About this RNA: Predicted 3D model of a 341-nucleotide part of an RNA (small-subunit ribosomal RNA, central domain) from an uncultured bacterium. The coordinates come from a structure-prediction model, not an experiment, and the mean pLDDT is 86. The RNAcentral record of the full RNA draws on ENA and SILVA.
Context: one part of a larger RNA
RNA sequence: UUGGGCGUAAAGGGUGCGUAGGUGGCACGAUAAGUCUGAAGUAAAAGGCAACAACUCAACUGUUGUAUGCUUUGGAAACUGUCGAGCUAGAGUGCAGAAGAGGGCGAUGGAAUUCCAUGUGUAGCGGUAAAAUGCGUAGAUAUAUGGAGGAACACCAGUGGCGAAGGCGGUCGCCUGGUCUGUAACUGACACUGAUGCACGAAAGCGUGGGGAGCAAAUAGGAUUAGAUACCCUAGUAGUCCACGCCGUAAACGAUGAGAACUAAGUGUUGGAGAGAUUCAGUGCUGCAGUUAACGCAAUAAGUUCUCCGCCUGGGGAGUAUGCACGCAAGUGUGAAACUC
Numbered sequence: 001u002u003g004g005g006c007g008u009a010a011a012g013g014g015u016g017c018g019u020a021g022g023u024g025g026c027a028c029g030a031u032a033a034g035u036c037u038g039a040a041g042u043a044a045a046a047g048g049c050a051a052c053a054a055c056u057c058a059a060c061u062g063u064u065g066u067a068u069g070c071u072u073u074g075g076a077a078a079c080u081g082u083c084g085a086g087c088u089a090g091a092g093u094g095c096a097g098a099a100g101a102g103g104g105c106g107a108u109g110g111a112a113u114u115c116c117a118u119g120u121g122u123a124g125c126g127g128u129a130a131a132a133u134g135c136g137u138a139g140a141u142a143u144a145u146g147g148a149g150g151a152a153c154a155c156c157a158g159u160g161g162c163g164a165a166g167g168c169g170g171u172c173g174c175c176u177g178g179u180c181u182g183u184a185a186c187u188g189a190c191a192c193u194g195a196u197g198c199a200c201g202a203a204a205g206c207g208u209g210g211g212g213a214g215c216a217a218a219u220a221g222g223a224u225u226a227g228a229u230a231c232c233c234u235a236g237u238a239g240u241c242c243a244c245g246c247c248g249u250a251a252a253c254g255a256u257g258a259g260a261a262c263u264a265a266g267u268g269u270u271g272g273a274g275a276g277a278u279u280c281a282g283u284g285c286u287g288c289a290g291u292u293a294a295c296g297c298a299a300u301a302a303g304u305u306c307u308c309c310g311c312c313u314g315g316g317g318a319g320u321a322u323g324c325a326c327g328c329a330a331g332u333g334u335g336a337a338a339c340u341c
Stems, first nucleotide, its partner, number of pairs: 004312003007295002012309001014200004021193003025087002028084004033080002035076008048066006090190001091187003094183005102176007109153001114148007124135002161168002205246006214240002219235004257308006265286009290297002314341003323334004
């Protein structure tokens, strides 16, 4: 609860596609459903409301009016709707160019770590605030050569780029999505939003089969400490990697939903167009008006407006219980109340 809000106080759905629905550009004609207007009928009485009257007043009572509604009918045609026939400024297509870690698959490269083999070489190495556990005379650490294997791609690298979001970074090839600029040839409102739905969705986790270098929950040991189930050290298993299938959550954040229009300037940067002045699309900073509780935001708005969706309504109880749905499970989604302050 006919109200006010959602950057930080409660509150923007993690993101997209899209169904119903809601909303919708310019101009012409028709219609008359909405809309506006006239007339008639009806809305029993009582009651209600307003005015007046009458019992000395009031209650009570009486008179008059009122009932925005509905039905029928006559008209108006600006707006909304509907129908017809058009337009090109929205949207889309074409053509000519452009940039990019956008996605999938395959191949391939060098540095580094680890391990293995061999040579050189000898007593330490490692680690810390200091140590110890640990490794090492069965020859370690160091160094050189050769080999194996896995994972990640230094420099370039940039409030740089791309993607709806999650996210994406060595190189090459194949397949493939989107975006921007210019042009104005084509379509002619084909648009915006979007409940339900569908798809995508970091990390961790789960299933099956591989793989396993480094790192590393758990675990073990050494330290520290009053204790130390930690912080530090030495080891180390799941996992991290790949394929396929689940999970569906995050401070999934710009803590800021999507689209459209309008509203001072200045200054970087990325990609186009232009001979240039400039201009279009992104991405930053500063800043006026305005706005805000303040901080701040400020053409990438949190300003001024419109359309559509989602959400909030004191703290705790509680994202709990219950029911339902989904999931192999973990759990997820939906989601109270009693009670209490």